[in-house]
Context: one part of a larger RNA
Molecule: large-subunit ribosomal RNA, domain I
Organism: uncultured bacterium
RNA sequence: AGCUAAUGGGGGAUGCCUUGGUACUGACAGCCGACGAAGGACGUGUAAAGCUGCGAUAAGCCGCGGGGAACUGCUAAAAAGUCUUGAUCCGCGGGAAUCCGAAUGGGGAAACCCUUCAGAGUUAAAACUCUGAAAUCGACUGAUGAAUCAAUAGUCAGCCAGAAGGAAAGCCUGUGAACUGAAACAUCUUAGUAACAGGACGAAAAGAAAAUAACCUAAUGAUUCCGAGAGUAGCGGCGAGCGAAAUUGGAAGAGCCUAAACCUUUAAUACGUGAUAGCCUGUAAGCGUUGUAUUAGAGGGGUUGUGGGACUUAACCGCUAAGUUACAGCUUAGUAAAUCAGUUACAAAAUUAUUUGAUAGAUGAAGUCAACUGGGAAGUUGUGCCAUAGAGUGUGAUAGCCACUUAAUCGAAAUUAAAUAAUCUGAUGUUAAGACUCCCGAGUACGGCGGGGCACGUGAAACCCUGUCUGAAUCCACCGGGACCAUCCGGUAAGGCUAAAUACUAGUCAGUGACCGAUAGUGAACGAGUACAGUGAUGGAAAGGCGAAAAGAACAGUGAGAAGCUGAGUGAAAUAGACCCUAAAACCGUUAGCUU
Numbered sequence: 001a002g003c004u005a006a007u008g009g010g011g012g013a014u015g016c017c018u019u020g021g022u023a024c025u026g027a028c029a030g031c032c033g034a035c036g037a038a039g040g041a042c043g044u045g046u047a048a049a050g051c052u053g054c055g056a057u058a059a060g061c062c063g064c065g066g067g068g069a070a071c072u073g074c075u076a077a078a079a080a081g082u083c084u085u086g087a088u089c090c091g092c093g094g095g096a097a098u099c100c101g102a103a104u105g106g107g108g109a110a111a112c113c114c115u116u117c118a119g120a121g122u123u124a125a126a127a128c129u130c131u132g133a134a135a136u137c138g139a140c141u142g143a144u145g146a147a148u149c150a151a152u153a154g155u156c157a158g159c160c161a162g163a164a165g166g167a168a169a170g171c172c173u174g175u176g177a178a179c180u181g182a183a184a185c186a187u188c189u190u191a192g193u194a195a196c197a198g199g200a201c202g203a204a205a206a207g208a209a210a211a212u213a214a215c216c217u218a219a220u221g222a223u224u225c226c227g228a229g230a231g232u233a234g235c236g237g238c239g240a241g242c243g244a245a246a247u248u249g250g251a252a253g254a255g256c257c258u259a260a261a262c263c264u265u266u267a268a269u270a271c272g273u274g275a276u277a278g279c280c281u282g283u284a285a286g287c288g289u290u291g292u293a294u295u296a297g298a299g300g301g302g303u304u305g306u307g308g309g310a311c312u313u314a315a316c317c318g319c320u321a322a323g324u325u326a327c328a329g330c331u332u333a334g335u336a337a338a339u340c341a342g343u344u345a346c347a348a349a350a351u352u353a354u355u356u357g358a359u360a361g362a363u364g365a366a367g368u369c370a371a372c373u374g375g376g377a378a379g380u381u382g383u384g385c386c387a388u389a390g391a392g393u394g395u396g397a398u399a400g401c402c403a404c405u406u407a408a409u410c411g412a413a414a415u416u417a418a419a420u421a422a423u424c425u426g427a428u429g430u431u432a433a434g435a436c437u438c439c440c441g442a443g444u445a446c447g448g449c450g451g452g453g454c455a456c457g458u459g460a461a462a463c464c465c466u467g468u469c470u471g472a473a474u475c476c477a478c479c480g481g482g483a484c485c486a487u488c489c490g491g492u493a494a495g496g497c498u499a500a501a502u503a504c505u506a507g508u509c510a511g512u513g514a515c516c517g518a519u520a521g522u523g524a525a526c527g528a529g530u531a532c533a534g535u536g537a538u539g540g541a542a543a544g545g546c547g548a549a550a551a552g553a554a555c556a557g558u559g560a561g562a563a564g565c566u567g568a569g570u571g572a573a574a575u576a577g578a579c580c581c582u583a584a585a586a587c588c589g590u591u592a593g594c595u596u
Base pairs, nucleotide, nucleotide: 001595002594003593004592005591006590007589008588009587015581016545017544020516021515022513023512024511025510026509027508028507029505030504031166032165039100040099041098042055043054044053046078050074051073061094062093063092064091065090066089070082071081072080105114106113107112115134116133117132118131119130120129121128136163137162138160140158141157142156143155144154170201171199172198173197174196175195181188185237211220212219224251225250226249227248228247234242235241255497256496257495258441262300263299264298265297266296267295268294269293270292271291278287279286281328282327283326284325305475307440308439309438310437311434312433313432314431315430316429318335319334320333321332322331323330324329338428339427340426341425342424350423351422352421353420354419355418356417357416358415359414361410362409363408367383368399369382370381371380372379384401385400386390392404393403394402447469448468449467450466451465452464453463456482477492478491479490480489481488532539533538552580555567556566557565558564
């Protein structure tokens, strides 16, 4: 030095485990914020570095419920205390809540600095301390008030639970790429995607036809979502690729309000007469800033495509009041009863009751039976019992009957959700006929030029949107049916609202998995977005397991030693000794044998 055997060190694979993840399901919730949010800084304990909680009332204060014996979080020991006069703990409702942050008195290098006014404390007076107010924009109200007479702009004050900022995804709108694919690349594609900006909601958006269809005379009937139609018809350097609709099967279902004509009325402006164009009408008498026009409001009216409405006439129409100079009459307003409807649209606010839920909880069957093994029984053997409960977890090994639970049943002072009912609120003229007239959403529709959207790349290119230029009609009208024309058919644009079926999940509750099991599963099972790196944007770890129970090794020896080791002791086990379950390999030794 090599080989073999034995025995160690070292290392942390493997096995087993799970406090954590992950995907989904069913419910709920779907917003928070100037009444100061989200998120932080700094404090706060007897002592206190970190986490958690809380905020100078600071691991907490008050009330009401639950609960029933211990408690002062993670966190042991000590100290000091609390508690059956009901603590700790759990739920509901309050109080308090430093500083920063939209941050809002001014400033600012966030958590800091500085000020004015009012009030209070203190003082001889100040200084000082405490409390409150003081940002901007917007709505409304009032005052004041230029050029410029009136007016307006502006200014000032008051007042407002108005706005601002945040939030995972979903939604709408605006702006809008490139890598990529086309085996290169330019039209095209990626894609109206990513990203950015704005806005809203619990959903959003869409939505009650100027729709779809049909082609010689059928039909459907708002929107949204899913299945088929269909990878079809089409579009396409007819390349790569892109890609409908009608129709049909389902989910869900809900329809409405205005503008205008006309009437009444208010205000402003203009015009107009000196008694008439007015006072509904008839007769008579009278009145008089009445009347007419325009503009801007308010109330009524009206809302449709077998066109509708206004307008005119006629019929029926309970009661009361008012108006009109008198009479006849007429007009207007209100209302009983009855009926109907209603708070998601179609008008709108709230209260009460009941029921069922939510936010703490309560009751809850039956072996701690014997023997055996063992450190330990839930194991084995024997023998019982319960079961609307044999889901699950724990307990010194594998427990229906030990514990927590489980099936089932019950429960709320307070706050709260939904449904129902009542109170309450709202509505109630209809028919017929006529036809001269009036109205039916204008810089709109259509059109030209340039673009965009539609599955559709300019094409035969309809339809929708519009930057620009033009520019109609009002029912004998207008738009559409994929160039265009005719006929026919369908509809009524240029105003608005609208639940459900649909999308999503930061969050809460319950549950599930031929999902992971510590190099896996979240980056994070551990004081993890931490330590650490970077000027910064940003990047971003490693790290779980003694034992049933700390019973965590008193005491002794050795030693420089509070190291380590050896005894002793605990324990079933200490080669389970805190570098602690199991303990593979690489790698490094020791002892013995053999070989050289």